[in-house]
RNA sequence: UAACGAAAAUAGCAAACGUAUUGAAAAAUAAGGUCGAAAAGCCACGGGCUAAAGUGAUAGUGCUAUGGUAGCCGGGUUACCGAA
Numbered sequence: 001u002a003a004c005g006a007a008a009a010u011a012g013c014a015a016a017c018g019u020a021u022u023g024a025a026a027a028a029u030a031a032g033g034u035c036g037a038a039a040a041g042c043c044a045c046g047g048g049c050u051a052a053a054g055u056g057a058u059a060g061u062g063c064u065a066u067g068g069u070a071g072c073c074g075g076g077u078u079a080c081c082g083a084a
Base pairs, nucleotide, nucleotide: 004082005081013036017032019030020029021028022027035071041077042076043075045074046073047072048069049068050067054063055062
């Protein structure tokens, strides 16, 4: 240094939930809240999920991602500590 993740230490992040705002929705943002994760830091490249409008069934089931999701997975990239 790379891979790896034992023990501790330093520094962080913030699920569900409710409130406010934006949005068609998904979801996002803010303060609260602490489920958890060794990258739960960042990136929409691949897959998955998500549908207001559009379109198609037939009583309304499917298709389509402009959008979103990094705490769905893979991948890329940066990074604290240091046992085997």